[in-house]
RNA sequence: AGGGUUUGAUCCUGGCUCAGAACGAACGCUGGCGGCGUGGCUAAGACAUGCAAGUCGUACGAACCAGUCAAUUGAGUAAUCAAGAGGCUGGUUAGUGGCGAAAGGGUGAGUAAUGGAUAGGUAACGUACCCUGGGCAUCGGGAUACCGCUCCGAAAGGAGCGUUAAUACCGAAUGACAUCAUCUGGCGGCGGCUGGAUGCUCAAAGGGUUUCGAUCGGCACAGGCGCGGCCUAUCUCCUAUCAGCUUGUUGGUGAGGUAAUGGCCCACCAAGGCAAUGACGGGUAACGGAACUGAGAGGUUGUUCCGUCUCAUCGGGACUGAGACACUGCCCGGACCUCCACGGAGGGCUGCAGUAACGAAUCUUGCGCAAUGGGCGAAAGCCUGACGCAGCGACGCCGCGUGUGGGAUGAAGUCUCUCGGGAUGUAAACCACUGUCAGGGGUAAGAAAGUCCGUUUCGGCGGAUUGAUCGACCCCAGAGGAAGCCACGGCUAACUUCGUGCCAGCAGCCGCGGUAAGACGAAGGUGGCGAGCGUUGUUCGGUAUCACUGGGCUUAAAGGGUGUGUAGGCGGGAAAGUGUGCGUUUUGUGAAAUCCCCCGGCUUAACCGGGGAAUUGCUUGACGAACUGCUUUUCUUGAGGCAAGUAGGGGUGCAUGGAACUCUUGGUGGAGCGGUGGAAUGCGUAGAUAUCAAGAGGAACGCCGGUGGUGAAAACGGUGCACUGGGCUUGUCCUGACGCUGAGACACGAAAGCGUGGGGAGCGAACGGGAUUAGAUACCCCGGUAGUCCACGCCCUAAACGAUGUCUACUAGGUGGCGGAAGUUCUGACACUGCCGCGACCGAAGCAAAAGUGUUUAGUAGACCGCCUGGGGAGUACGGUCGCAAGGCUAAAACUCAAAGGAAUUGACGGGGGCUCACACAAGCGGUGGAGCAUGUGGAUUAAUUCGAAGCAACGCGAAGAACCUUACCUGGGUUUGACAUGCUUGGAUGCUUGCCUGGAAACAGGUUAAGCUACCUUCGGGUGAAACUUGCACAGGUGCUGCAUGGCUGUCGUCAGCUCGUGUCGUGAGAUGUCGGGUUAAGUCCUUUAACGAGCGAAACCCUUGCCGUUAGUUACCAGCGGGUCAUGCCGGGAACUCUAACGGGACUGCCGGUGUUAAACCGGAGGAAGGUGGGGAUGACGUCAAGUCAUCAUGGCCUUUAUGCCCAGGGCCUCACACGUGCUACAAUGGCGGCUACAAAGCGACGCAAGACCGCAAGGUGGAGCAAAUCGCAAAAAGGCCGCCCCAGUACAGAUUGCAGGCUGGCAACUCGCCUGCAUGAAGUUGGAAUCGCUAGUAAUCGCGUAUCAGCUACGACGCGGUGAAUGUGUUCCUGAGCCUUGUACACACCGCCCGUCAAGUCACGGGAGUUGGGAGUACCCAAAAUCGGGUUAUCAACCUGGUUCGCCAGGAGAUGCCUGCCUACGGUAAGCCCGAUGACUGGGACUAAGUCGAAACAAGGUA
Repeated sequence: AGGGUUUGAUCCUGGCUCAGAACGAACGCUGGCGGCGUGGCUAAGACAUGCAAGUCGUACGAACCAGUCAAUUGAGUAAUCAAGAGGCUGGUUAGUGGCGAAAGGGUGAGUAAUGGAUAGGUAACGUACCCUGGGCAUCGGGAUACCGCUCCGAAAGGAGCGUUAAUACCGAAUGACAUCAUCUGGCGGCGGCUGGAUGCUCAAAGGGUUUCGAUCGGCACAGGCGCGGCCUAUCUCCUAUCAGCUUGUUGGUGAGGUAAUGGCCCACCAAGGCAAUGACGGGUAACGGAACUGAGAGGUUGUUCCGUCUCAUCGGGACUGAGACACUGCCCGGACCUCCACGGAGGGCUGCAGUAACGAAUCUUGCGCAAUGGGCGAAAGCCUGACGCAGCGACGCCGCGUGUGGGAUGAAGUCUCUCGGGAUGUAAACCACUGUCAGGGGUAAGAAAGUCCGUUUCGGCGGAUUGAUCGACCCCAGAGGAAGCCACGGCUAACUUCGUGCCAGCAGCCGCGGUAAGACGAAGGUGGCGAGCGUUGUUCGGUAUCACUGGGCUUAAAGGGUGUGUAGGCGGGAAAGUGUGCGUUUUGUGAAAUCCCCCGGCUUAACCGGGGAAUUGCUUGACGAACUGCUUUUCUUGAGGCAAGUAGGGGUGCAUGGAACUCUUGGUGGAGCGGUGGAAUGCGUAGAUAUCAAGAGGAACGCCGGUGGUGAAAACGGUGCACUGGGCUUGUCCUGACGCUGAGACACGAAAGCGUGGGGAGCGAACGGGAUUAGAUACCCCGGUAGUCCACGCCCUAAACGAUGUCUACUAGGUGGCGGAAGUUCUGACACUGCCGCGACCGAAGCAAAAGUGUUUAGUAGACCGCCUGGGGAGUACGGUCGCAAGGCUAAAACUCAAAGGAAUUGACGGGGGCUCACACAAGCGGUGGAGCAUGUGGAUUAAUUCGAAGCAACGCGAAGAACCUUACCUGGGUUUGACAUGCUUGGAUGCUUGCCUGGAAACAGGUUAAGCUACCUUCGGGUGAAACUUGCACAGGUGCUGCAUGGCUGUCGUCAGCUCGUGUCGUGAGAUGUCGGGUUAAGUCCUUUAACGAGCGAAACCCUUGCCGUUAGUUACCAGCGGGUCAUGCCGGGAACUCUAACGGGACUGCCGGUGUUAAACCGGAGGAAGGUGGGGAUGACGUCAAGUCAUCAUGGCCUUUAUGCCCAGGGCCUCACACGUGCUACAAUGGCGGCUACAAAGCGACGCAAGACCGCAAGGUGGAGCAAAUCGCAAAAAGGCCGCCCCAGUACAGAUUGCAGGCUGGCAACUCGCCUGCAUGAAGUUGGAAUCGCUAGUAAUCGCGUAUCAGCUACGACGCGGUGAAUGUGUUCCUGAGCCUUGUACACACCGCCCGUCAAGUCACGGGAGUUGGGAGUACCCAAAAUCGGGUUAUCAACCUGGUUCGCCAGGAGAUGCCUGCCUACGGUAAGCCCGAUGACUGGGACUAAGUCGAAACAAGGUA
């Protein structure tokens, strides 16, 4: 710090996702040790058991125990024993009393402010214990618990009587620096503070002790520390789909209450108070120091530790007290639990442990008060689940270890392999060492300070004693006890094999898996981390993806439809003042801990200690005055006013005009009109259309008219009048910042639509009809209602668009248009010059993803408003609000996808355009499609009819020869190392060839011996084992599968003119340029222009053939001249002229002339020439496309098969045949057929051959064989043609299918399935072929024959060649097909055989509505009303005090207390009507998703109706 993912590729926008850090975590696998931390996040749900707050006998009485003294009594002679009042000492204990129990400990339910944080205030307050100061403590009194007796109760507990103490309670006294009242001085922040005087009122307790002084207490004050109460300011989450809230409410007066202010409470009075700077309501939440993350700003969190608050089963209440409305106190009510004798009673772990439950999940019912701290006590001491420690958990952080060094034949094993090797890997073994941790043994300091005793010169000294727990260090032993987890397609470090076969599975995103998976599973290897490693969850980061730092809004999401204007925000020049903001400095605070720095302590670290810094905040004072704010004064340039002009479809109302249209009436007229692609519906003889005249009606305003004008926008168009808004120019006269923007608000707002009333010519949703169509609820046509028009009232939305908010300033120019005034000239017109305003185009810079924009900004800045934050769901639901309705405004979520999108690029495509080409069409000639036959294919059939080829580009194709063979298929028979190859192995001398015999269809099996052959060495005993055979093992074999695993070869576009590269340039880039434009060409052929210049593969040329000429050479070819010969013939001598042959050359190049053209390329015409503009033909096929074809030519990966899917053999099949198609042949006839006669080729082939002459046969053919390995001989007759004759238009003297008979041929074993040929006979369909369709532009079509390959023969009418005769038509591109280039659109890129929409049907999921049902929440009104405070009442009860009386027992009254009754208030509960939030609900609505469902064809190209 970035990366992956939208595309064929690119740039951008934009979401999703990853790498990092963290955690009170959980889960999976694994697990050696230690230190320090940390551990119920869920059910503030329920809790068994134990413990968590007591202490003081130096406050008090009493009881008990122990000891001691002992009056006295009894027994005894006595000693003595026993009992023992009472006293003393020590101890224990319930009770009275004091202090504590309000702390400590736990939790986060509630709480959005009665809370918290920060800074202040209290002149409005309190304070036990503690400290300081001075002062006081006098005299009395009556009770009571405990205890005893009696009684009630199951218990808990209670009642009565009697007796007793106090530091318990009460009365009186004294008392001021206290309180209050009055008078008064000073001061202040002015509802007070602080003094002085006078008066009233209020107190106490003793314990202990050598009895006296210390000491511990007591009382009233004053001060202090610390701790609290209350108040104020600022800050403190989400929601406006919560907009109005409030009656003790806001304030005042008075009384009450409190420690104290205050509506805190009450009475009365007033009507206020809060709120868009968010009141009220709803949801959520303890807050802070801090923690995590981050570069920071921020974001998230509030566990442990510290501070504050809150709660203590739920709700209410007070009491006591310094302090509570009290976690382990009290009372009442509710729920729950326990005990019960049914009458009652008890309980509260959100203390420490622990239990079940909940849950993904969180510990021991431990030890100790040794330390620190707390309570009580004079103290010893007691208590302390606070705390200190230990235990459990890898939960976290930190540290250590599981060895170290050497060690290659690179062992074994495993994995891989091209079988050679490579990897694991110095890793191991082995050798030599070390000794951490764990284990065993030993052992010390320290955590200890205090306390007690003794002593003291009060400084201390001496002695004794206190450890729950932890424990350095030393010794022993010996490599021994100690390594896993995850990943390995990219992101992202790390790769192979096997298995699997869209299965099983993986996956954070992209995506892997359908037979060769680096992505699944396993193994080997590798990478990362390491006592851990991964996964899941959550937070921050990356994410500038909510943008303060630091984003945007023309087209990607996003400018409000437009204006006026409220609040708010922002605001011109100058001066003075102030000091709000601001700056510097300063005061206090910002607790400690944490973070950071330094130092130090644990062996180190984590951890801990000390010091510092920081705590960016709030606050106090001082100074400064540029800027901001405020106050005052002033200015004119912003803004406005005034005056003079001026343009205009600006608005409203009234009036009016012509054209057109329709209708009515009348005339003329007489058959159609109208409409369309073509028609029909429709109108018309009852007279239409057409035409003339007259009249009526409504709507809209042609030409002018214009990227012209006006208006805020919507919008505005005949003409006139009236009323009226705004703009611009000029003047610079007036005001003096009056300005800009603008949340709410208000106004306007196309079309359609709605209401009421009019109006209604034309047009025209709906609707009817006619067409079109598979259908046509459409497009087209004929009609036609609402509506369109007017008035008034609603609606309030548009692609309301410049898809661009308003305002201001600044930043190159150029060219048009509209409005205005000015200057130049003496004046006017015209013209020119500069200026202001409006409205366009082109463009510099800049900006922008690009397209583009560019003084009318999308530039540079400022002000204000609106809006956006992935796509879908959805501008939808619910709620609210507006509306008569339709509907508008506001506006989510669940769920789902990894994209959706913008601009541009290259292609492809278009029922887009332009240019051009091609037998593409047209113009022609001849065919196919009809018939018969041949052949191939489909289909059917079959035991098999082997397989492949499938639009063009399969179908006379593979096949240039299926009777057997071929042959791959079927049936049957046989065979198993095999028909064929290689290696090893057994055997042992066999084996092979030619014969013969048996079975058999053959293959084969068996037999027989006859003949021949059978290697090398040899000591002839034998040995070796080659060839062959044989046994067995490896293996062979496969026309079995996959052409979608492949090579090679081939087809096709297409012989179309294209396809690319280097350098340069342009572009962010994909890419472009070059290769485009203008010409030209068959051609990207050439020229020219030119940010391109060059080059390559193609085109062309080179090559072959053909056409002309020459040279050379003449045999087998030729024969002019010379000679010879023949019936005749180059037959012979000879020749080398000619033809020809076959080798080399020449020739043609737009070279020449004229014209056109740009000076060009080139084109047109001409000359010459055998040939003229690539002369004709061929070979030659660019980059690529079609997963085109071929695994059956061949080769080959993988898979399958191995007594068979291999091999051999016989027979059959590939030749079937209701049918369909393709390709051909022969015809249908007279340009013909038949007969006779008669010419002229080329190219081939021939020894396993071609075969002449001759003879036989009607013929096929046969006999026979000359010649010829070929310019020599043969096949071989060329045919059409020419000449003569017949036929006479008919199913014929056309045509020849079919069938019969008789033959022939095969160098065939064999001709039935299933060959060819011949003769005779037979004589079918067919009389020129529907829709449709094919070939061909010249030696071409058409037509005629000839040859060859394959081959024994042949299905050849096929294929490939050869020559003979030899046309017609077109010089055009409208259309069909295909192609090329340029351009355009695109939502296509598997590329139109593309993409893609909606209904319906099926499945799944979430959501809305829904008669309702049900749960919860906050309130309102009313009813009932516990406990308690306060008030009232009281014929109840009562020791102290007061008064009176008294028989001294007490009685009466008062004050007071308790009880009871009652009022106010009120928890819980009840009733009622509503509100809010959830759950559920027959049915219903749309939505999303889901390989191959249905119907159509809406969008993307002019998408076929933009």